[in-house]
Context: one part of a larger RNA
C1' cells in the first nucleotide's frame, strides 16, 4: 500500500406512492366589451410576507333560495377579538359597491401619473375619434358646394383553433439549375360566425337522360398535364350522409303572423333521500385469518393505523327551485290594414358599357398548347326570347339552359372553455416548460430565453428534563411499532472517503 471480512460516513440511483400532466368520448357552450373588456398596478386582515378573494361599503354588503353546528380562505402554527339554532360559516340566484392604469374616449403623457374647461349650492354629470341620419349655418363666388356647430344613433379593443377575401416568399426538389417545385403553402393584413363558405343550373349528359349546394366512399393515381424532367392530377358516372326551396312592380280580393302577455313540459345554474355485520386470533393497529349472518335496480370507486358490497363518502334507484337563464306546447291580447307577409287573381317586368372581341395576365388538374371555359388591366362592344348562352379550336345540324340583381337550415371544420366518464398513457432526468412561491428566479438594452426543486409519521405524540459545549452537534431520558422514521427525516444502489481485524509487502 494492497487485498479480504466487518462496520461507517457521502451520495441520492432503485422500488413503492401521487396531489401533477399527457391523450380520447360524450353533452354543453362558443363569446367579453363605451352600462369601460381582456389583462394588470396599488390598495384591503387585529398581528406581518406570499397566494386566493374584494375595491375607499374592499378575504366583502343587501335580497331571495339551499343547508344545520359550528365558524373568522391556504402556506400557517400561534396570541387577541368576535360570529352563531333569533339559523352564522358554506353553496347557489339576482343585485349594489367595484379605486387607477388598460380600446381608454377632456388635453397631455416615461401605463397605473401630471393638468383643465361647462354645468351644478353640493353629491355628481358632461367635453376623444370616425360613420350614419337630421338639423342650424356658411367661404372664394350670385345660386350653390366645399367647410363648420349642435342633436340621436352605431363602432372601436381582446379572445385557442376553425372559416372567407387581399397581399405573398425562401429553404428544399429536380441528386448542378434559369420554365417547373415547395405553394397559393409560411407568413403580413381586412372582415364574420357559431359555424363560415357554398348554393337553388345561361350546370352537366350525349340523342338515354339527370336535376341547388356540401361532406365522405369509388371512378383513380385513370383521362391527363409536365425542361412529356422532377412532378402535377381530374371529371362525367356510381355508392352514402344530409335535403328546402325562395325573393324583387301596380291593382283587387282574401287570411294571417311578427311583437306582448300568461300557461303545460322538458331542462341549466345549490341540493335531498338511499340498503346491509358481528365474534376469534395475530398485530401498534384489521379492512388480514377462522367462525357464524345480511344487502344487491347499490360488489364503480375513494377514504378509515395493513387488503372492508354491509365503518365513512358514495354508488344503483328516487325526489327537489323562491330567482334567473335556454328550449317547446297552448291560450289570450293587440286589433289596424299603419308596418311586414302568406295566398288567389289580373295586367306588367325579367338585369348594357354587360355579353363578346383585341392585347397583357391570371384561374381552372390542363406550363399557349389545337385550348374550349371562368375573372380582368387596357382598347372596344352586341342581340333583346322572330333573342341569347354552352356542349374543349372552329362551322352546321341536333340537344340543353337562360348571364349581366339577392336569400337560404341540415349534412361539413374547430375547442380558450364548463360537466361527466375512459385509458394494454407517465409516475418526479417521466408526464405540460411548470406536481412545489412556474413562464416564477435568473440571463438579456430589448424581441426574447427559462431552470432546478416531490416523500418523517398512522397520530407531532417533532424530542419536557439532565449532562458536555461559546455555538453547531451530540451522549442519557421520553415518545413512537419502528428514531440507522430525528425534520439534510420511505427505501437508501454505485463511484469516492474512513475505521476494527486479518493476510501480503
Nucleotide at each position: 500500500u494492497g487485498c479480504a471480512u466487518g462496520u461507517g460516513g457521502u451520495g441520492g440511483a432503485u422500488g413503492c406512492c401521487u396531489u401533477g400532466g399527457c391523450g380520447a368520448u360524450u353533452a354543453c357552450a362558443g363569446g367579453c366589451g363605451a352600462u369601460g373588456a381582456a389583462g394588470g398596478a396599488c390598495g384591503u386582515g387585529g398581528c406581518a410576507g406570499u397566494c386566493u378573494g374584494c375595491g375607499a361599503u374592499a378575504a366583502g354588503c343587501c335580497u331571495c333560495g339551499g343547508g344545520g353546528a359550528g365558524c373568522u380562505g391556504g402556506c400557517a402554527a400561534g396570541c387577541a377579538a368576535g360570529c352563531u339554532u333569533u339559523g352564522a360559516u358554506c353553496c347557489g340566484g339576482g343585485g349594489a359597491u367595484u379605486u387607477c392604469c388598460g380600446a381608454a374616449u377632456g388635453g397631455g403623457g416615461a401605463a397605473a401619473c401630471c393638468c383643465a374647461c361647462c354645468c351644478g349650492c353640493a353629491a355628481g354629470g358632461g367635453u376623444a375619434u370616425c360613420g350614419u341620419c337630421a338639423u342650424c349655418u356658411g367661404a372664394a363666388u350670385a345660386c350653390a358646394u366645399a367647410g363648420g356647430g349642435u342633436g340621436g344613433c352605431g363602432a372601436g379593443g381582446c379572445g385557442a383553433a376553425c372559416c372567407g377575401g387581399g397581399c405573398g416568399a425562401a429553404c428544399u426538389g429536380a441528386a448542378a439549375c434559369a420554365u417547373c417545385u415547395c405553394a397559393g403553402u409560411a407568413g403580413c393584413u381586412c372582415g364574420a360566425g357559431g359555424a363560415a363558405a357554398a348554393g337553388a343550373c345561361a350546370u352537366c349528359a350525349a340523342c338515354c337522360g339527370a336535376g341547388a349546394u356540401u361532406c365522405c366512399g369509388a371512378a383513380a393515381g385513370u383521362a391527363g398535364u409536365g425542361g412529356c424532367g422532377a412532378g402535377c392530377g381530374a371529371a362525367a358516372u356510381c355508392g352514402g350522409a344530409a335535403c328546402a326551396g325562395c325573393c324583387u312592380g301596380u291593382a283587387c280580393g282574401u287570411u294571417u303572423u311578427a311583437g306582448c302577455a300568461g300557461u303545460c313540459g322538458a331542462u341549466u345554474u345549490a341540493u335531498c333521500a338511499g340498503a346491509a355485520c358481528g365474534g376469534u386470533c395475530u398485530g401498534g393497529a384489521a379492512a388480514g385469518u377462522c367462525c357464524g349472518g345480511c344487502c344487491a335496480u347499490a360488489g364503480c370507486a375513494g377514504g378509515u393505523g395493513a387488503u372492508a358490497g354491509c365503518c365513512c363518502u358514495g354508488u344503483a334507484u328516487g325526489a327537489a327551485a323562491a330567482a334567473a337563464g335556454u328550449c317547446u306546447u297552448c291560450u289570450g291580447u293587440g286589433g289596424a290594414a299603419c308596418u311586414a307577409a302568406g295566398c288567389g287573381u289580373a295586367c306588367g317586368a325579367c338585369a348594357a358599357g354587360u355579353a363578346g372581341g383585341g392585347c397583357g395576365g391570371g384561374g381552372c388538374a390542363c406550363g399557349u398548347g389545337a385550348a374550349a371555359c371562368c375573372c380582368u388591366g387596357u382598347c372596344u362592344g352586341a342581340a333583346c326570347a322572330u333573342g341569347g348562352g354552352g356542349g374543349g379550336a372552329c362551322c352546321a345540324u341536333c340537344c340543353u339552359c337562360c348571364a349581366a340583381g339577392g336569400c337560404u337550415a341540415a349534412a361539413u371544420a374547430c375547442u380558450c372553455g364548463u360537466a361527466a366518464u375512459c385509458g394494454a398513457c407517465c409516475g418526479a432526468u417521466a408526464g405540460c416548460g411548470a406536481a412545489c412561491u412556474a413562464g416564477u428566479a435568473c440571463c438579456g438594452u430589448g424581441a426574447g430565453g427559462g431552470a432546478a426543486a416531490g416523500g418523517c409519521g398512522a397520530a407531532a405524540a417533532g424530542a419536557a428534563c439532565c449532562c458536555c459545549g461559546g455555538g453547531a452537534g451530540g451522549g442519557g431520558a421520553g415518545u413512537g411499532a419502528a428514531a440507522u422514521a430525528g425534520a439534510u427525516c420511505c427505501u437508501g444502489a454505485a463511484a469516492c472517503c474512513g475505521c476494527a481485524u486479518g493476510c501480503a509487502u
Molecule: large-subunit ribosomal RNA, domain I
Organism: Rubrivivax gelatinosus